[in-house]
RNA sequence: CCAGGGGGCCGGGCAGCCGCGUGACUUCGGUCGCGAGGAAAGUCCGGGCUCCACGAAACAAGGGUGGCGGGUAACGCCCGCCGUGGGCAACCAUAGGGAAAGUGCCGCAGAGAGCAGACCGCCGAUGGCCUCCUCGGAGGAUCAGGUAAGGGUGAAAGGGUGCGGUAAGAGCGCACCGGGGCGCUGGUAACAGGGCUCGCACGGUAAACCCCACCCGGAGCAAGGCCGAAUAGGGGCGGCGCGUCUUCGCAAGAAGGCAGAUGUGUUUUGCAUCGACCGCCCGGGUUGGCUGCUUGAGCCGCGGAGCGAUCCGCGGCCCAGACGAAUGGCUGCCACUGCGGAUACGGUCCGGUUAUCGGAUACCGUCUGCAGAGACAGAACCCGGCUUACAGGCCCCCUGGCGCU
RNA sequence: GCGGGUGUAGCUCAGUUGGUUAGAGUAUCGGCCUGUCACGCCGAGGGUCGCGGGUUCGAGUCCCGUCACUCGCGCCA
Numbered sequence: 001c002c003a004g005g006g007g008g009c010c011g012g013g014c015a016g017c018c019g020c021g022u023g024a025c026u027u028c029g030g031u032c033g034c035g036a037g038g039a040a041a042g043u044c045c046g047g048g049c050u051c052c053a054c055g056a057a058a059c060a061a062g063g064g065u066g067g068c069g070g071g072u073a074a075c076g077c078c079c080g081c082c083g084u085g086g087g088c089a090a091c092c093a094u095a096g097g098g099a100a101a102g103u104g105c106c107g108c109a110g111a112g113a114g115c116a117g118a119c120c121g122c123c124g125a126u127g128g129c130c131u132c133c134u135c136g137g138a139g140g141a142u143c144a145g146g147u148a149a150g151g152g153u154g155a156a157a158g159g160g161u162g163c164g165g166u167a168a169g170a171g172c173g174c175a176c177c178g179g180g181g182c183g184c185u186g187g188u189a190a191c192a193g194g195g196c197u198c199g200c201a202c203g204g205u206a207a208a209c210c211c212c213a214c215c216c217g218g219a220g221c222a223a224g225g226c227c228g229a230a231u232a233g234g235g236g237c238g239g240c241g242c243g244u245c246u247u248c249g250c251a252a253g254a255a256g257g258c259a260g261a262u263g264u265g266u267u268u269u270g271c272a273u274c275g276a277c278c279g280c281c282c283g284g285g286u287u288g289g290c291u292g293c294u295u296g297a298g299c300c301g302c303g304g305a306g307c308g309a310u311c312c313g314c315g316g317c318c319c320a321g322a323c324g325a326a327u328g329g330c331u332g333c334c335a336c337u338g339c340g341g342a343u344a345c346g347g348u349c350c351g352g353u354u355a356u357c358g359g360a361u362a363c364c365g366u367c368u369g370c371a372g373a374g375a376c377a378g379a380a381c382c383c384g385g386c387u388u389a390c391a392g393g394c395c396c397c398c399u400g401g402c403g404c405u
Numbered sequence: 406g407c408g409g410g411u412g413u414a415g416c417u418c419a420g421u422u423g424g425u426u427a428g429a430g431u432a433u434c435g436g437c438c439u440g441u442c443a444c445g446c447c448g449a450g451g452g453u454c455g456c457g458g459g460u461u462c463g464a465g466u467c468c469c470g471u472c473a474c475u476c477g478c479g480c481c482a
Base pairs, nucleotide, nucleotide: 001401002400003399004398005397006396007395008394009393010392012334013333014332015331016330017329018328020035021034022033023032024031025030037376041387042386044385045384046383047382048381049220050219051218052217062216063215064214065213066212067081068080069079070078071077082096083094084093085092086091097211098210102209103208104205105204106203119151120150121147122146123145126144127143129140130139131138132137159177160176161175162174163173164172178200179198180197181196182195184193185192186191224291225290226289227288234282235281236280237279238278239277243258244257245256246255247254248253260274261273262272263271264270284481285480298317299316300315301314302313303312304311305310336372337371338370339369340368341367342366345365346364347363348360349359350358351357406478407477408476409475410474411473412472415431416430417429418428424462433449434448435447436446437445455471456470457469458468459467
């Protein structure tokens, strides 16, 4: 210099003037403080908080997660590691438990697609056939048959490569690789390495049903609480045992008795509770105020532990709380980009000198004029993540190649 | 804030447990019919299955992410 990989950050700054929201103070004139984001977004996960339900736990249903270890309030997030795949490498991707529990599916093509299969090919040792013969046999064709090497079909054809072997073949035998089983060593573990053994049994699919392990009660700040206004606390349906008598009372209602239901009790007796309540729909009313509400798994700095995520200690700080919803506008300077101009002051190049000069050049810096761009998007109870959008710009680390020293 | 649905040809919709080349009606175009048009008959073209990934031999269909449209619920009593 070229090509590439990984990570982090900014995403305007300052000043003046005029505004907006909110809090405090006020001599009611004002003054002072604070005032959007990295995603405030999507609402995809996890929590805090609040209410409801429920002895706890467990089971069932439904949903979710899925290598191992760690972090965390928790997570489907993050960190580290392992395996697999890709890349020369830096590095990247990974829904990565179980297919010897069971079921389903594997279209078309193909002979055969799930405890498979002879279409072409190869062989024809053995039995049969034909020819020859010195009767021991030799040759031929391929009827039976053998064969999963080769061809062909397919995503996939029942381990792969090589040598031997054979009539031709075949884990039939052997070596290596792959695979199964059992020990050993290292590691917390996933796993890795190596040993012995088994000729090889177990095709794929679980983002098909399913099995295994673990996790999950439901709803959401329009939660919830207080106050106020208005309306008819009216009608229907359902669940259910929801009644009757007497007395008092103008009525609302109260007291008692009987019957009934539920609970308790071994049965009767008895005792307690109940006279309604709940759910849904129609109809009616309102579109108010306060609270919850912003101090929190908070932010910044320093030190320490850890490879890291993260944690611990100390010190400092207070940093939006709106609700038809504030957080803005104008001007100037700086910063950014483009075009142009000026300058030999610095860099750069050439020559000479070796306590430093001379020359060239507008390429860069410097000064200056004009013009332009400024993204994605905007809190709404609060946090931790993930995902997605984003003009432009900056910084750090690493890999491969080339050139020079 | 919470919950649901839809996206396939210009338009309206099918697509059965994943299977060969994704269909139908209508619209468009061409031909026939007619003096001409319409109607009718015959035929043809037209698709990034919203978009991007993944699983699988194979995806409109299954899974993840994302975009757009659309519907419903909530207060008092």